[in-house]
About this RNA: The prediction has a mean pLDDT of 77. A computed fold for a 334-nucleotide RNA, annotated as Bacterial RNase P class A. The sequence was found by an Rfam model in a public genome assembly. It matches the Rfam family "Bacterial RNase P class A". Its family is annotated with dimeric ribonuclease P complex, tRNA processing and ribonuclease P activity in the Gene Ontology. It is annotated as a ribozyme. About the family: Ribonuclease P (RNase P) is a ubiquitous endoribonuclease, found in archaea, bacteria and eukarya as well as chloroplasts and mitochondria.
């Protein structure tokens, strides 16, 4: 220097002019007005209202450790075990294992492996490649075919039943040993613990899933939640007054007259609805302001993702430039 890893901030600042919403103020006028994410609404919570003694089914998601947190499907910091990356480092799983499934193609067999092969035995003279000519193997070392052994070796496959090497065998084979890996109980150290090192004993079926059980947890609905005020129409309810000796109502605005034939009116009055005002904030609220031009800063560009609708605490997504830390790997040079 050139290449990577992880992380932290910042998301403009100021001055002029013009223009909005909120609040004070007679009125000049003043103070005040988006974000790291306001976003997605994914997880918790406060608030509220419903439901509910208490418990259980049943459904959901969580599942290693410590610690923080009100609580999270949160953070941090730390453990094992797989995967990728030469490294820094990134993803990923992880409560029990009781019962059960899958392992495409390819291959005899994917978990109750014999395809080639290896070996015993039996029988005993052929078998194989070639179109033929011919070749090859094999009858003392046994061709072929039947039986039985047998997980080394070969080949298939992402995976093939612990690796090496020696003993053993007929031939093998954790069969057996001796180191190793791996899983697990024991004892001892370390550690708050997951765990980890060191001895020992024991173990030999891989990978991946479903259920079931365990553990602690979750009632239902959301500020369009809820709480107060409260119109006009209609009305339950009360009460008065009229009423088949016709209230009322139609033709018909009035009077006559004709037709229908039980209710009609005044008062009080509850609850529901428009509305409002609280929930509701040093941004706020109603479809809804928080802008707009110019200039001056930072080398230079204000450019990116994006706009608050009750509230807080995560998570996840987006994001242009700029600046900081901490580290890995190469080359070089000392």
């Nucleotide at each position: 220097c050139c290449g990577g890893u992880c992380u932290u901030g910042c998301g403009a600042u100021c001055c002029g002019u013009c223009g909005a919403g909120g609040c004070a103020g007679c009125a000049a006028u003043g103070c005040u007005u988006a974000g790291g994410a306001a976003a997605g609404u994914c997880c918790g919570g406060a608030c509220a209202g419903g439901a509910a003694a208490g418990g259980g089914c049943a459904u959901c998601a969580c599942g290693c450790u410590g610690u923080g947190g009100a609580a999270a499907g949160c953070a941090c910091a730390g453990g094992u075990g797989g995967a990728g990356g030469u490294a820094a480092c990134u993803u990923u799983a992880c409560g029990c294992c009781g019962c059960u499934g899958u392992a495409a193609c390819a291959g005899a067999a994917a978990a109750c492996a014999a395809c080639c092969g290896c070996c015993g035995g039996g029988c005993a003279a052929g078998c194989c490649c070639g179109c033929a000519a011919g070749g090859g193997c094999g009858u003392u070392c046994g061709a072929g075919c039947g039986c039985g052994g047998c997980a080394a070796g070969g080949g298939u496959g992402a995976a093939a039943a612990c690796g090496u090497g020696a003993g053993g065998c007929a031939a093998g084979a954790g069969c057996u040993c001796a180191c190793g890996a791996c899983g697990u109980g024991c004892u001892g150290c370390a550690g708050c613990g997951a765990u980890g090192c060191a001895g020992u004993g024991c173990g030999g079926g891989u990978a991946c899933g479903g259920c079931a059980c365990c553990g602690g947890g979750a009632c239902c609905u959301g500020c369009a939640a809820a709480a107060c005020c409260a119109a006009a129409u209609a009305u339950a309810c009360u009460g008065g007054c009229a009423g088949a000796u016709g209230a009322g109502g139609g033709c018909u605005g009035c009077c006559c007259g004709c037709c229908c034939g039980a209710u009609g009116c005044c008062a009080g009055g509850g609850g529901g609805u428009a509305g409002g005002u609280c929930g509701c904030g040093a941004a706020g609220a109603u479809a809804a302001a928080u802008g707009a031009c110019g200039g001056a800063u930072u080398c230079a560009a204000a450019a990116a993702c994006a706009g608050a609708a009750a509230c807080c605490g995560g998570c996840u997504u987006a994001c242009g430039g700029c600046a900081g830390g901490a580290c890995c790997a190469c080359a070089a040079a000392u």